[in-house]
RNA sequence: CCAGACGGCCGGACGGCCGCUGCCGGUAUUCUCGCUCGCGCGGAUGCCGGUGGAGGAAAGUCCGGGCUCCACGGGAAUGCGGUGCCGGCUAACGGCCGGCGGGGGCGACCCUAGGGACAGUGCCACAGAAAACAAACCGCCCGCGCAAGGCUCGCGCCCCGCGGGCAAGGGUGAAACGGUGCGGCAAGAGCGCACCGCGCCCCCGGUAACGGGGGCGGCAGGGCAAACCCCACCGGGAGCAAGACCGAAUAGGGGCGACCGGCGACGGCGCAAGCCGCGACGCAGAGGCGUUCCCGCCUCGCCGCCCGGGUUGGUCGCGUGAGGCGCGCAGCAAUGCGCGUCCCAGAGGAAUGGCCGUCCAACGCCAGCGAUGGCGCGGACAGAACCCGGCUUACAGGCCGUCUGGCGCC
Numbered sequence: 001c002c003a004g005a006c007g008g009c010c011g012g013a014c015g016g017c018c019g020c021u022g023c024c025g026g027u028a029u030u031c032u033c034g035c036u037c038g039c040g041c042g043g044a045u046g047c048c049g050g051u052g053g054a055g056g057a058a059a060g061u062c063c064g065g066g067c068u069c070c071a072c073g074g075g076a077a078u079g080c081g082g083u084g085c086c087g088g089c090u091a092a093c094g095g096c097c098g099g100c101g102g103g104g105g106c107g108a109c110c111c112u113a114g115g116g117a118c119a120g121u122g123c124c125a126c127a128g129a130a131a132a133c134a135a136a137c138c139g140c141c142c143g144c145g146c147a148a149g150g151c152u153c154g155c156g157c158c159c160c161g162c163g164g165g166c167a168a169g170g171g172u173g174a175a176a177c178g179g180u181g182c183g184g185c186a187a188g189a190g191c192g193c194a195c196c197g198c199g200c201c202c203c204c205g206g207u208a209a210c211g212g213g214g215g216c217g218g219c220a221g222g223g224c225a226a227a228c229c230c231c232a233c234c235g236g237g238a239g240c241a242a243g244a245c246c247g248a249a250u251a252g253g254g255g256c257g258a259c260c261g262g263c264g265a266c267g268g269c270g271c272a273a274g275c276c277g278c279g280a281c282g283c284a285g286a287g288g289c290g291u292u293c294c295c296g297c298c299u300c301g302c303c304g305c306c307c308g309g310g311u312u313g314g315u316c317g318c319g320u321g322a323g324g325c326g327c328g329c330a331g332c333a334a335u336g337c338g339c340g341u342c343c344c345a346g347a348g349g350a351a352u353g354g355c356c357g358u359c360c361a362a363c364g365c366c367a368g369c370g371a372u373g374g375c376g377c378g379g380a381c382a383g384a385a386c387c388c389g390g391c392u393u394a395c396a397g398g399c400c401g402u403c404u405g406g407c408g409c410c
Stems, first nucleotide, its partner, number of pairs: 001406010012359007020053012033040003055381001059392002062390005067239004080235005085099005100114001101112004115230002120228002122224003137170002139166007149158003178196006197219001198217008243316004253307005259301001260279001262283003266277004285300005323342008360379001363376005
C1' cells in the first nucleotide's frame, strides 16, 4: 500500500430570528374560600425572565421481569404450552459470557434448536431389484442340457434354456446393510488380517460437556424427533383503558316533612254502620303524540331538605430508577462490589418545529494522468405515552482500536 476479519462509538456543527411544550420565579386581571374587611391560601388566564425538552433503534410487540387488580389451603399425578451440549452471570429470560462437539475459510474468524433413533408408532417423493425381519435388473461363477444358429474334421465351445452360488463391479438415488488394501475363493463375501470408522470396558486429564491412551468385539445399530413420542427442567389469569382517590348540573334511587287527592282492592280498629291508614296494585280520570272520532302508544301527585351510587370532569399512579457518568478492586469475560458525582422529557390523542447565514460529509456535472479544484443539490432509518432487561428488524454516511493474508522498501 492492497484485500479482509472482529469490536466499540457518532449519527450533522456553530450563530441569529420567530414559534410549541413541562416546571420555577415575578407581575397584572379574575374566580372560589377564609377572616380581624382589605388582606391571605389556592385555581385559571395574559405578559416578562430563568431552566428542561426523543432514539440507537423511541419501531415490531417476539421473550423475560417490576408494578397493579383478580383467582388460589398444601403436595403429587395428568393434560396443555415452552425450553433442550457443559459451566458461569442475572431480578428473570428462549438473553449474555466462557468452553466442548460438528461444519466452513490459507488465515484473522464465521455458522451451528447440538438430549434420546436397541421404549413404541410412523415416514423416506422420483428413480431403482431393493428405502430396512430384506432383496437381485445388468453382471460374476459352478453344474446339467443342447432342438435351431455360429466356430470346429471331430470331441467340444459360444449363444440359448434349466437348476444353484455370490453381492465384488455396473446402474438408480439425497441416502443402498461399514471404508481402503492384502490374502483367500469356482466366483465372492469381515471369510481372515492390517489401518481407519463404530460399539463396549478400563486408565489418565478436565467441575463438566468432552479429550487422550490401552484392551476387547468382525460389525450388531441407514436417516428423520423444527413427525408423534420418551426424558429432564420451567410456567396461575389479565394488563396503566392496570388500579386508587375526589366528585357538578340534569335525570334516576332511597329517607323525612308540609300541602292536595275519586272508586275498588288491601291493612288496622270496630258486633256492625263506619272511621283511620295506604300515592305499592286495578278501574276511572287528566295530560301529551299521531289531522278529528274509534283505536293505539307514552306519562301521571307536587314542593323543600337530607343520604348514597354512577357518568362528564379533576387528582394520583408518573419517573430517585435492576438510573446515568467517572475512578478503583475481583474476574479471561458476561458481571459483581466499593467510592465519588449528577437529577436528566413527560401528557392529555400527544409539544420537541420553521426560516436565514457560515461550515463538514454524501450525491450529480465539469476540468485534470493524479492529488485536487469549480458549480449545483442537499441531510439515513425513524417519533417517547407505566417502566426496565434482552432479541429481531430498518439505517445516508463517518470515526477509533485490535488482528489476518499478500506485495514492496529499509
The RNA shown here (Bacterial RNase P class A) has 410 nucleotides and comes from an Acetobacteraceae bacterium. RNAcentral holds the sequence, with entries from ENA. The coordinates come from a structure-prediction model, not an experiment, and the mean pLDDT is 76.